[in-house]
């Protein structure tokens, strides 16, 4: 460089105003904002994988949303234009922005050690 073992550290963002209501940051209207991880020409909506929940405690099992159309290019559902479209559980007057499971947990990043080639 790469492998292999143990370990430390880090890892999720976001909502007003107005009405109706007995109550609504949830429901009407009108405007708004957000966007975890790895993979590829730079992606919330291509391909995977995480947060649930079930278990024989796993490399298992089940749940799991969304994009098109021009442009450049060698190469883009990524860049750039233009419209649009989505968001787990559990709580509460129905929730992507609120409260909570969580001072938690994990895709995974990064660092030094050890070890053998």
């Nucleotide at each position: 460089u790469g492998g292999u073992u143990a370990c430390u550290u880090c890892a999720g963002g976001g909502c007003g105003a107005c009405g109706a209501g007995a109550a609504u940051u949830a429901c009407g209207u009108c405007g708004a904002c957000u966007g975890g991880c790895g993979g590829u020409a730079u992606a919330g909506c291509c391909c995977g994988c995480g947060a649930g929940c079930c278990u024989c405690u796993a490399u298992g099992g089940c749940a799991u949303g969304a994009g098109a159309u021009g442009g450049u290019g060698a190469g883009a559902u990524u860049c750039c234009a233009u419209c649009g479209c989505c968001a787990a559980c559990g709580g509460u007057a129905a929730a992507g922005u609120c409260c909570g499971g969580a001072c938690g947990g994990a895709a995974g990043a990064a660092g030094g050690a050890a070890u053998a080639c």

Predicted 3D model of a 117-nucleotide RNA (FMN riboswitch aptamer (RFN element)). Its Rfam family is "FMN riboswitch aptamer (RFN element)". Gene Ontology term of the family: FMN binding. Model confidence (mean pLDDT): 83 of 100. It was read from a public genome assembly, where an Rfam model found it.